RNA sequence: GGCGGGGUAGCUCAGUUGGUUAGAGCGCGGGACUCAUAAGCCCGAGGUCGGAGGUUCGAACCCUCUCCCCGCUA
Numbered sequence: 001g002g003c004g005g006g007g008u009a010g011c012u013c014a015g016u017u018g019g020u021u022a023g024a025g026c027g028c029g030g031g032a033c034u035c036a037u038a039a040g041c042c043c044g045a046g047g048u049c050g051g052a053g054g055u056u057c058g059a060a061c062c063c064u065c066u067c068c069c070c071g072c073u074a
Base pairs, nucleotide, nucleotide: 001073002072003071004070005069006068007067010026011025012024013023019057028044029043030042031041050066051065052064053063054062
């Protein structure tokens, strides 16, 4: 250099051949329970979906460029 995979919450990851609200588990905060703690239960906060541009009525999803990580190859 070429090819492929990946980047979504603090962490690990889902996400429907574009559709009205972006989710799960863990973690974090609160509540209830308890003599008290833990576990379990209930509630909540937390995201410009790596960045920029384009297509579209509408983009995490499609197209282009670009940054980063991993692998294969020359």